The RNA shown here (small-subunit ribosomal RNA) has 1521 nucleotides and comes from a metagenome. Its mean pLDDT, the model's own confidence on a scale to 100, is 85. Its Rfam family is "Bacterial small subunit ribosomal RNA". Gene Ontology terms of the family: ribosome and structural constituent of ribosome. The RNAcentral record of the sequence draws on SILVA.

RNA sequence: AGAGUUUGAUCCUGGCUCAGAACGAACGCUGGCGGCGUGCUUAACACAUGCAAGUCGAACGAGAAAGCGACUUCGGUCGUGAGUAAAGUGGCGCACGGGUGAGUAACACGUGGGUAACCUAUCUCGGGCUGUGGGGGACAACGCUUCGAAAGGAGUGCUAAUACCCCAUGUGCUCAAGACCACUACGGUGGAUUUGAGGAAAGACGGCCUCUCCAUGGAAGCCGUUGCCCUGAGAGGGGCCCGCGGCCCAUCAGCUUGUUGGUGAGGUAAUGGCUCACCAAGGCUAAGACGGGUAGCUGGUUUGAGAGAAUGAUCAGCCACACUGGGACUGAGACACGGCCCAGACUCCUACGGGAGGCAGCAGUGAGGAAUAUUGCGCAAUGGGCGAAAGCCUGACGCAGCAACGCCGUGUGAGUGAUGAAGGCCCUCGGGUCGUAAAGCUCUGUCAGUGGGGAAGAACAGGUACCGGAAGACAACGCCGGUACUGACGACGGUACCCACAGAGGAAGCACCGGCUAACUCCGUGCCAGCAGCCGCGGUAAGACGGAGGGUGCAAGCGUUGUUCGGAAUUAUUGGGCGUAAAGAGCGUGUAGGCGGCUGGUUAAGUCAGAUGUGAAAUCCCUCGGCUCAACUGAGGAAGUGCAUUUGAAACUGGCCAGCUAGAGUACGGGAGAGGGGAGUGGAAUUCCCAGUGUAGAGGUGAAAUUCGUAGAUAUUGGGAGGAACACCGGUGGCGAAGGCGACUCCCUGGACCGAUACUGACGCUGAGACGCGAAAGCGUGGGGAGCAAACAGGAUUAGAUACCCUGGUAGUCCACGCCGUAAACGAUGGGUACUAGAUGUUGCGGGUAUUGACCCCUGCAGUGUCGAAGCUAACGCAUUAAGUACCCCGCCUGGGGAGUACGGCCGCAAGGCUAAAACUCAAAGGAAUUGGCGGGGGCCCGCACAAGCGGUGGAGCAUGUGGUUUAAUUCGAAGCAACGCGCAGAACCUUACCCAGGUUUGACAUCUCGGGAAUCCCCUUGAAAGAGGGGAGUGCCCUUCGGGGAACCCGAUGACAGGUACUGCAUGGCUGUCGUCAGCUCGUGUCGUGAGAUGUUGGGUUAAGUCCCGCAACGAGCGCAACCCUUACCUACUAGUUGCUACCAUUAAGUUGGGCACUCUAGAGGGACUGCCGGUGCUAAACCGGAGGAAGGUGGGGAUGACGUCAAGUCCUCAUGGUCCUUAUGCCUGGGGCUACACACGUGCUACAAUGGUCGGUACAAAGGGUCGCAAGUCCGCGAGGAGGAGCCAAUCCCAAAAAACCGGUCUCAGUACGGAUAGGAGUCUGCAACUCGACUCCUUGAAGCCGGAAUCGCUAGUAAUCGUGGAUCAGCAUGCCACGGUGAAUACGUUCCCGGGCCUUGUACACACCGCCCGUCACACCAUGGAAGCUGAUUGGACCAGAAGUCGCGGAGCCAACCCGCAAGGGAGGCAGGUGCCGAAGGUCUGGUUGGUAACUGGGGUGAAGUCGUAACAAGGUA
Repeated sequence: AGAGUUUGAUCCUGGCUCAGAACGAACGCUGGCGGCGUGCUUAACACAUGCAAGUCGAACGAGAAAGCGACUUCGGUCGUGAGUAAAGUGGCGCACGGGUGAGUAACACGUGGGUAACCUAUCUCGGGCUGUGGGGGACAACGCUUCGAAAGGAGUGCUAAUACCCCAUGUGCUCAAGACCACUACGGUGGAUUUGAGGAAAGACGGCCUCUCCAUGGAAGCCGUUGCCCUGAGAGGGGCCCGCGGCCCAUCAGCUUGUUGGUGAGGUAAUGGCUCACCAAGGCUAAGACGGGUAGCUGGUUUGAGAGAAUGAUCAGCCACACUGGGACUGAGACACGGCCCAGACUCCUACGGGAGGCAGCAGUGAGGAAUAUUGCGCAAUGGGCGAAAGCCUGACGCAGCAACGCCGUGUGAGUGAUGAAGGCCCUCGGGUCGUAAAGCUCUGUCAGUGGGGAAGAACAGGUACCGGAAGACAACGCCGGUACUGACGACGGUACCCACAGAGGAAGCACCGGCUAACUCCGUGCCAGCAGCCGCGGUAAGACGGAGGGUGCAAGCGUUGUUCGGAAUUAUUGGGCGUAAAGAGCGUGUAGGCGGCUGGUUAAGUCAGAUGUGAAAUCCCUCGGCUCAACUGAGGAAGUGCAUUUGAAACUGGCCAGCUAGAGUACGGGAGAGGGGAGUGGAAUUCCCAGUGUAGAGGUGAAAUUCGUAGAUAUUGGGAGGAACACCGGUGGCGAAGGCGACUCCCUGGACCGAUACUGACGCUGAGACGCGAAAGCGUGGGGAGCAAACAGGAUUAGAUACCCUGGUAGUCCACGCCGUAAACGAUGGGUACUAGAUGUUGCGGGUAUUGACCCCUGCAGUGUCGAAGCUAACGCAUUAAGUACCCCGCCUGGGGAGUACGGCCGCAAGGCUAAAACUCAAAGGAAUUGGCGGGGGCCCGCACAAGCGGUGGAGCAUGUGGUUUAAUUCGAAGCAACGCGCAGAACCUUACCCAGGUUUGACAUCUCGGGAAUCCCCUUGAAAGAGGGGAGUGCCCUUCGGGGAACCCGAUGACAGGUACUGCAUGGCUGUCGUCAGCUCGUGUCGUGAGAUGUUGGGUUAAGUCCCGCAACGAGCGCAACCCUUACCUACUAGUUGCUACCAUUAAGUUGGGCACUCUAGAGGGACUGCCGGUGCUAAACCGGAGGAAGGUGGGGAUGACGUCAAGUCCUCAUGGUCCUUAUGCCUGGGGCUACACACGUGCUACAAUGGUCGGUACAAAGGGUCGCAAGUCCGCGAGGAGGAGCCAAUCCCAAAAAACCGGUCUCAGUACGGAUAGGAGUCUGCAACUCGACUCCUUGAAGCCGGAAUCGCUAGUAAUCGUGGAUCAGCAUGCCACGGUGAAUACGUUCCCGGGCCUUGUACACACCGCCCGUCACACCAUGGAAGCUGAUUGGACCAGAAGUCGCGGAGCCAACCCGCAAGGGAGGCAGGUGCCGAAGGUCUGGUUGGUAACUGGGGUGAAGUCGUAACAAGGUA
């Protein structure tokens, strides 16, 4: 620091996902040790049991028992236990410590201040003529009586105090009054002072005997310690108040009656509506009141570069709470966790009358939950309470236990060791790998184990001694302080640590290995099982599933899940955007607010600098130190960006004052304009009405029809009515803020612009709310209604046609008034200001020059267009009218869908509008550009593509192939063109792969091993054959040491293996088809572009051609095209003449033969044609057109030759081959059958339908081939197929071999025929082991359909079509097929509109599996979430009323009462208590609202879901843009 994922690829936008760190975690697998930490995040759910707050006898009274001892009359008594235990009065503590986070959005918290508005027990330091003087009456305990099950009481009697009460005293204190000083915020505060009033106290312990009394001593007294009272101050703690700061929702916009303030009173420690009475009517709020939701706050913690974001466990500070709600009491402090009262819920006890309880203390239990520990030890340390102290108490705390929950440390060994062992895995079978890993050898000894030693944490206190000090009548051993010695006390724990012993012994797992992301193979599985964080894997060769081997990463852990931050600049302050990706409000006016020109002065709020205080500790950071290190921890420092106070600066911002004119505005003068409103006027046209002329149609369409018309239409002429709109001018011309505005005239009216001066003096810009305007459609009321025209009707179209087209036609369109408030309200571009090259139009006004003038030219301002530089932009594009460079203000955006929807609110008559979510779902949705493909887009061009022609197919019969069907099997493949006379250049057996049957198992075939035998030949039995059984003959070659061995072959045996036309052509090679013999397909370098890519290859010409020329940011090159090759057409004084030829010489029946090689021919070598020449056109080009010559002319004809690629095209059955499968069978052998079937359908052919013909006879002329397992002549036989026989020929020699159509002559005469030949009967021939299934041919006889073929469709452009025959391959035999050969030999092409295919350019695109594409909506089915909904049911909150516990306060207090007062007493008074009563008041009740959940018959839409239905809406002009 980034990466993956939208596309065929690209750039951008944008979301999703990953890599990092963290955790009080949980879960899975695994687990050696130690240290330090941490451990109910859920039910503030309920709790058994134990413990968690007591202590003081030096405040007080009272006071056991057991046990022991003594005595005893045996009943007991006494002593001790013991002034102990337990309890009571009283004091202090219990408000700390510990827990939890429910509530709380608040002065609760944080931070900084205030308190002149306050309190403070204990502690410390002071003061109180030396404070502590004098009295009194009770109540517990206890005794007795008594109630109750219990818990608990009741009555009566006795008693003490540091308990209670009264009096005295009063330095301070409080109050009142007076006057003084200081300060002051002018309210008051502090100090000193006079008078008056009020108002305190408690003793205990120890010691001493100088004075007084009793008299070894004690008391008063004195001394000391401590306590008590009043008061001042300090420290620490707290209360209250204020500034500022920190959550979400505006779909919560208005809230408030003690409310806001005042006066007075009450209340409090204290201010205050805190409370009350009265008065006033205020107070808060868009800088978010009120309401709702959520939440303890902070130091900090996690993350991050930071800014931030998230969080608030442990530790620390504050707050709140203690079963729920309410309340007070006591007290210095509480409205009190382990106190009280009441109400409620719950639990427990009960004798049913009544009682008891509160773990959110420590353990522990249940429950909940994914989940969180021991009912441990100790007060040794630290800290706390009480106490004079010893000490007691302390689940605070210190320790231990449990848990890998976290962090840190450490071990599981080290060295050597290659036969690279065995074994596993892989393998191309060679080997590789686990792997120096192991074993083996040599060592070490951490941890654990055993044994031994063994800490620190402990210092106080206490004791003893000494020294010092204070006061004192003396004195002290007392008290205070200090020093020295001594000094009990350890939970942890025999722990840490150290030593010794033995021995590598006891100690490694987890996840991952397709990309991101480090790490690869085999097997299994076969869209199954499964994986998955995202992209995505799995449908028979899975590096992605499962296992294994190997590897990678971490390691006593490793993974997963969850959560947070990060990456995410994906909420953007740092640090984003808004023309087209999400995003500028339809437009304006303007409030608050934000921002704001120049100069001077002043101020000091912002700002800047310094100082001071604070910013707790811990944490983070730095340095040093302590545990062996580290984690952990000690000390010091730094930091803490903040707040407050204060001193200063004055540039900038702000405030105030004064001024200026460049912004803005006003006045004056001009011209332009469909700017707005109102009134009036005009002509053209449509329609209707009347009348005339006139006659059969008109109208409408792609074509029609509905419709109108003989009752007179359309057409035409005249007249009239009415409504609406304003042709030409008219223009990227004008005006307006936008919507929008178009005949003419008048009236009213807004704004902009230009010019020149004067004036005002910042008056400005923007603008949340608000207000106004706002096309069309729509709504209301009333008019109007010619044309047009939703709805509707009819006619067409169509599979349908609720559409497009046509004929009609109502709302509406028009007017007035009022609503609506939306549009692709668009420049998809908010407003303002300033700045930043130009060029060229145009509108308005002005200036200059010039002119008679209009123009023209130069120039200024304001508008409105086009092009373009820099710059910007993802690109397209924008570019002084910015989308450039900046500033100011507003609006808006944050993935797609759900959805601009639901709910709520506001507006509206309604339609609806504005505001505006969530659940759920997807991994994309998008923008721009690129390359293709495609288009019922365009342009150019080609092809037997159409057209023009000729002949066919489709109809018939037959042949052949295919489908289908049949079958035991009808083997398999080929499937639009590009399968179908195709693989098959030839299925009777064989072939043959199929079926039935019979056999066979190292096999029909290959290699190796062992044994035997040469090989080979013959015969017999059985069988359909294969085969099985048996018999006989017969020995070769090479070497030899003569024993034997070897090669080939045969037989037998064993196992490795053979074999497979079994599967996969979608695992493959090779070969082939096809687009297409179409003219294309690419590369290097350069250039352009962010890039995909482009350029080149486009353009202008030309060509059969990317053929060539010209131009050009391209220049070259390659594969294709062409040429080179073969063949054919012409020539050669060339070469060569046999089997060929024969001019000439002989000869013959005959080139038959001898000469001969000129010719033909053969087959070799050459020549020839190149747009070379001429003319024209064309750009002086390429080229084209015409011509000459020539056998041939513009690639002469034909062939071979097939670019990059496409179709997962075809072939595993030619061959080869990976993988899979079979192995007494899916192999092999054999016999027979089948591939030849036959209601049917299709393809390709043959033969025909006849006279351009059939038939008979005669006569000519080819080419190219083949032949020894062959072709076979002549001759003979047969009607013939053929047979007999065999000359010749291994071929320019012989043979096949007759060419046929043609030509000549005869016949047939339009008929299902003398056409046609199917079918069938009979008889034969040939091949072959064998023609039954199932061959070909011959002869005789038979003589079917068929009289030229529907829709449709094929071939062919010249030696072609058509027609005629010939040969060959395969082959024993079998061709109408295939391949080749020659003979005869046409017609037509105007042309490129259309059909099909193709090429180039361009355009659109939502396609890229590429139009056989993509894709929309209803319906049907399943599932999911959600809205509405009569109702049902919770939660929460408000209002009204009822009722009202405890309790404070008030009233009252006739009952009751010790202290004080009066009184001899009785009694009375003061004061108090109970019951009573009033205000307030919790829970509760009734009624009625709000808010928010759950649920619900039914219902609405939405989403999702491999192969459902209907159509075809959108994307190409998507077929109606």